[in-house]
RNA sequence: AGAGUUUGAUCCUGGCUCAGGACGAACGCUGGCGGCGUGCUUAACACAUGCAAGUCGAACGGGUAGCAAUACCAGUGGCGGACGGGUGAGUAACGCGUGAAUAAUCUACCUUGUACACUGGGAUAACACUUAGAAAUAGGUGCUAAUACCGGAUAUGCCCACGACCCGGCAUCGGGAUGGGGGGAAAGCCUUUACGGUACAAGAUGAGUUCGCGUCCCAUUAGCUAGUUGGCGGGGUAAAGGCCCACCAAGGCUGCGAUGGGUAGCCGGCCUGAGAGGGUGAACGGCCACACCGGAACUGAGAACGGUCCGGACUCCUACGGGAGGCAGCAGUGGGGAAUAUUGGGCAAUGGACGGAAGUCUGACCCAGCAACGCCGCGUGAAGGAAGAAGGUCUUCGGAUUGUAAACUUCUGUCGUGAGGGACGAAGAAUGACGGUACCUCAUAAGAAAGCCACGGCAAACUACGUGCCAGCAGCCGCGGUAAUACGUAGGUGGCGAGCGUUGUCCGGAAUGACUGGGCAUAAAGGGAGAGUAGGCGGACAUUUAAGUCAAAUGUGAAAGCCCCGUGCUCAACAUGGGAAGUGCAUUUGAUACUGGAAGUCUAGAGUGUGGGAGAGGUAAGCGGAAUUCCUAGUGUAGCGGUAGAAUGCGUAGAUAUUAGGAGGAACACCGGAGGCGAAGGCGGCUUACUGGACCAUAACUGACGCUGAGGCUCGAAAGCGUGGGGAUCAAACAGGAUUAGAUACCCUGGUAGUCCACGCCCUAAACGAUGGAUACUAGACGAAGGGGGUAUAAACUCCUCCUGUGUCGAAGCAAAUGCGAUAAGUAUCCCGCCUGAGUAGUACGGCCGCAAGGUUGAAACUCAAAGAAAUUGACGGGGACCCGCACAAGCAGCGGAGCAUGUGGUUUAAUUCGAAGCAACGCGAAAAACCUUACCAAGACUUGACAUCGUAUGAAUGUUUUAGAAAUAAGACAGGCCAGCAAUGGACAUAUAGACAGGUGGUGCAUGGUUGUCGUCAGCUCGUGUCGUGAGAUGUUCGGUUAAGUCCGGCAACGAGCGCAACCCUUAUGGUAUGUUGGCAAUAUUAAGUUAGCAACUCAUAUCAGACUGCCGUGGACAACACGGAGGAAGGUGGGGACGACGUCAAAUCAUCAUGCCCCUUACGUCUUGGGCUACACACGUGCUACAAUGGGCGCUACAAACAGAAGCAAGAUAGUGAUAUGGAGCAAAUCUGAUAAAAGCGUUCUCAGUUCGGAUUGAGGGCUGAAACCCGCCCUCAUGAAGUCGGAGUUGCUAGUAAUCCCGGAUCAGCACGCCGGGGUGAAUGCGUUCCCGGGUCUUGUACACACCGCCCGUCACGCCAUGGGAGUUUGGGGUACCCAAAGCCAGUGAGCUAACCGCAAGGAGGCAGCUGUCAAAGGUAAAACAGAUGACUGGGGUGAAGUCGUAACAAGGUAGCCGUA
Repeated sequence: AGAGUUUGAUCCUGGCUCAGGACGAACGCUGGCGGCGUGCUUAACACAUGCAAGUCGAACGGGUAGCAAUACCAGUGGCGGACGGGUGAGUAACGCGUGAAUAAUCUACCUUGUACACUGGGAUAACACUUAGAAAUAGGUGCUAAUACCGGAUAUGCCCACGACCCGGCAUCGGGAUGGGGGGAAAGCCUUUACGGUACAAGAUGAGUUCGCGUCCCAUUAGCUAGUUGGCGGGGUAAAGGCCCACCAAGGCUGCGAUGGGUAGCCGGCCUGAGAGGGUGAACGGCCACACCGGAACUGAGAACGGUCCGGACUCCUACGGGAGGCAGCAGUGGGGAAUAUUGGGCAAUGGACGGAAGUCUGACCCAGCAACGCCGCGUGAAGGAAGAAGGUCUUCGGAUUGUAAACUUCUGUCGUGAGGGACGAAGAAUGACGGUACCUCAUAAGAAAGCCACGGCAAACUACGUGCCAGCAGCCGCGGUAAUACGUAGGUGGCGAGCGUUGUCCGGAAUGACUGGGCAUAAAGGGAGAGUAGGCGGACAUUUAAGUCAAAUGUGAAAGCCCCGUGCUCAACAUGGGAAGUGCAUUUGAUACUGGAAGUCUAGAGUGUGGGAGAGGUAAGCGGAAUUCCUAGUGUAGCGGUAGAAUGCGUAGAUAUUAGGAGGAACACCGGAGGCGAAGGCGGCUUACUGGACCAUAACUGACGCUGAGGCUCGAAAGCGUGGGGAUCAAACAGGAUUAGAUACCCUGGUAGUCCACGCCCUAAACGAUGGAUACUAGACGAAGGGGGUAUAAACUCCUCCUGUGUCGAAGCAAAUGCGAUAAGUAUCCCGCCUGAGUAGUACGGCCGCAAGGUUGAAACUCAAAGAAAUUGACGGGGACCCGCACAAGCAGCGGAGCAUGUGGUUUAAUUCGAAGCAACGCGAAAAACCUUACCAAGACUUGACAUCGUAUGAAUGUUUUAGAAAUAAGACAGGCCAGCAAUGGACAUAUAGACAGGUGGUGCAUGGUUGUCGUCAGCUCGUGUCGUGAGAUGUUCGGUUAAGUCCGGCAACGAGCGCAACCCUUAUGGUAUGUUGGCAAUAUUAAGUUAGCAACUCAUAUCAGACUGCCGUGGACAACACGGAGGAAGGUGGGGACGACGUCAAAUCAUCAUGCCCCUUACGUCUUGGGCUACACACGUGCUACAAUGGGCGCUACAAACAGAAGCAAGAUAGUGAUAUGGAGCAAAUCUGAUAAAAGCGUUCUCAGUUCGGAUUGAGGGCUGAAACCCGCCCUCAUGAAGUCGGAGUUGCUAGUAAUCCCGGAUCAGCACGCCGGGGUGAAUGCGUUCCCGGGUCUUGUACACACCGCCCGUCACGCCAUGGGAGUUUGGGGUACCCAAAGCCAGUGAGCUAACCGCAAGGAGGCAGCUGUCAAAGGUAAAACAGAUGACUGGGGUGAAGUCGUAACAAGGUAGCCGUA
């Protein structure tokens, strides 16, 4: 410090997720030791038991024990139980933090100082006796003491009122001195010191009260408040104060957030972070609050966890009459919970209470126990050790790896165990729980001591097997559908290590709420617009002030913690000394540049005046013409209208058309212009009236009067609403006609609200420049509008220039890009509004507004990992432009109808083997299914096998043959006798046998190689360097021409190159040369015949060469490429044809040609045999053949080919047969012989338009051939039979010249079987205007929400499952407030007839006090109405989500009616 994830790729925006750190944690697996810490976060739920606050006999009397000294005990009395310890419920508050104030206060014990302590009195507990009660406890009678209680005296100082003086301050006032008057103290004990008491003053400590500032969320909480705010006078308190009361006034708080609701103890600190911040408030420390819940007072210096009283709930005891209790002290129990410890030891230390002290008490505290809960430290051994052992795993079978790891050898002794010694902690004599602990020494023995997680990317670490969208994983992206580095296991590896992972929470990364440090044209985001309130900000000059600001000093900012330097535990954690820091607050002093305040001056901002011109600026009134419609009349006749085409509609009752006249409403052509005006919405005939604003010129006036603007106010298109008018056109709704599968639409004919006016509402728009306002600054160029100045001129619309508004292009700059660019989206300042992932949703609820429609404000649950912006490359478009192709058109012949052949589907079957499936499967694999082939079926057999290699044994091999059987096979018989070597033995072959293995046309073409099809013989596909772009990419390859062509030329930030195109190859068309046999024959001779001699001319064959290149001429073109025409030429513009197929596409085809990974079968999914099947047949489709006839059929005669094949072959002549063919075998491994007659054509004849002398299916009979074998199931011949069919619906195929069409010939396969296929030649056309349309393709461009790429994407209803949520008759719960009723304890007030020791009084009595009663206040309780919040609710609304449901097709392309916004 970043990374993953939106896309085919890119850049950006933006969310989600990860890597880090932390924890009072919990859970899973695992677990050796020690030190230091930490340990109910939940039920402030309930608590059994024990302990946690006592002490003093030197205050007092008494009791018990004892002979006594003395010890102990309850009580009176004193001090302490207000500390220490716990908890965080409440509290949003002067509660806390920080800093002040107290001139408004108190303070026991402690310290210091001054002074004092004289004199009396009456009781009472204990105790004794006794009464009531179960108990708790209460009562009566009697006795007694005090440092208990009370009276009197004294008191400078203290308190109170009064008089008068000095000093000071901060308003009330404070301090000091002083006069007389009034008031108020005390306690003793022990005796040797000592310890106490009273008053006052001071200190110290602690506490009370007040104030400034700071202190969470919600505005869908906007108004709150009656003791409320203040005053005067009282009361009360230690003390100011509505703290309380009487009276008076009507105030007080609030957008700088009152009130209400929710949540919460606050802080030092702790965690995180670079910091600023964010989160948090366990342990330790400070403050506060609480003590079962609520209320109250008493005592006391001070107030209530282990005090009191009352009410309530709960628990316990009870003799039912009454009583007792409060662990949020330490342990502990139950409960709750994911979860948190011992009913331990000790007062030795530190600290506390009491005491003169000894001492007692102390669950504070010090220790120990439990828990890997955390931090820190140590260990589980160290060194050597290669046969790189065994085992495991993988393997290409060679090996690799685990791995110096182990074994083994030599050591060490942390830790463990045993033994011995043995502390510090105690200062100061004694005293040590911890503890025989830490630590030290010796001995022993590698012995007891390693796991957890991960290994697809992020993110270090990979293989095998299992599984097969299953089981499962997953933080995000995502893995798993038979080869999973992602699941599970194993081996290996990586990481950390007594731990490791997971979960949860917080910070970080996140600049993702942005103060530091973000944005708003299109990604989320500028308010629809204006004037203006509060507020924020604000021109120049000088003076003053010192609030902000800056500086210094002082105080404070507790300790602990963090940081730095040291020190102590062996180190560290930990502990400890010192320093620094604590960015803050307060006070004082100083500075005055800037900001602010005060008062003053100025004119540059702003405004006013004066003079001008421009304008659809606004409001009102009046006027005008054109057009539509309607009415009247005329002319006129059959149609009009409307559409893609129609129909509805109108019209013979006279329409449309046309002429004239009239009515009425609405809108204002031309001018008219990215021209003008307005704040926006918006504004358009003309005239008039009233009226707002801007601009130019001028520089007379004011003198900062300015900018922005939360809330509030005003304006605000269209639609819509209300009332009343108006109503020509157009036109939601509606009706009809069409279209359509449907058509509640698009189109047509009609048509009502509305559209118009007045008044009043509504208040929204894609209200857009998707761009808030103001000010200043920052190159230019070109338009067009308004005004001014200048120059020239006779004259400025024209030339130059200034200001204002309005456009286009562009520098710098900005920006993700597109783009913006003085009218900024640039550079800056000020103010306002708004944004923070997508969906849910601008929805729900609530509030406000509205007559309504609705508007405004405006969420959440839940779901997703995206949603989105710009640009790029493709693909696509019922987008555009250009171009090509038998693509259409123009033609010719067909197919689709018939019969047959063949292939396919389907069906059937024991099997009808398998594959091929739009074009690009279907006379395809198959260039030959009777057996074989053959893969299928049935039956019968074999199991190292039909085939390959290896071991052992035997035998040569091999041939002939018998029996059984359908055959395979089984059982025999006979013959035969191999090669090398001296031999052992070896070799070929065969048989038997053992196991390794063979075998598989079994699966996967979606694991593959190879081969092939297709787009397509289409003209394309790329690269290097350079350049442009952040980038994907672009450029080149686009553009202008041209071509069959990315062919060539020209231009150009490109320059070159490669694969394709073309050419090179074959063939064909012409010629030359060479060679003439098996081929040829002009002349000569010869023959039946090129038959032979001969010839080498010709044809032909073979080889080689030439020829064609737009080379030449003309025209056009750009002087180019090239095109057109011409010449020559056998051939002319790639001459014709073939082979040749770029990058790639279709997971295209093939595991059944072959090869091959993996999987599967192994007495069978292998192998052999016989028979059957692949040939089935209601049907459907493809491809062909033959026809339907006269351009023909039959018959006769008679010409002319090319190419090819031939030895298990082709086979001549000859003979036989009507024929298929047979007999026979000359010749020929072929320019020699054979197949071999080419046919159509030609000549002649017949048929005469018929289901025929067409057509030949089908069937019968008889034959032939091949072959072991033609039944299923071959071909051919002859005779007979003579079906459909008379030119073929919708639709559809091929072909542009030696082509189509037509006619024969040959070959492969092959025993036989050809209408198929592959080749060959013969005869030999028609048409092409042209590119609008259909199909396919190419280039450029455009749009896109597509990228699996239009067979794309995608919307809504409905149906079903699940989830959360709104409404809902209601039901129910909770907290808070209000009003009223009742009213305990208690303080206070009143009363006090009852009771009453101290004082007064001789007494009577009095003073004083108490009980009782009454009242105010008042907790709990009760009643009532309303509000708020939650839960639940039949039913209901929409929303989300869910591999393959229904209906349509709305959007994305012109998405097939451009889309979208508002409204009805």
This is a predicted structure of a 1464-nucleotide RNA (small-subunit ribosomal RNA) from an uncultured bacterium. It matches the Rfam family "Bacterial small subunit ribosomal RNA". Rfam links the family to the GO terms ribosome and structural constituent of ribosome. RNAcentral holds the sequence, with entries from ENA, Greengenes and SILVA.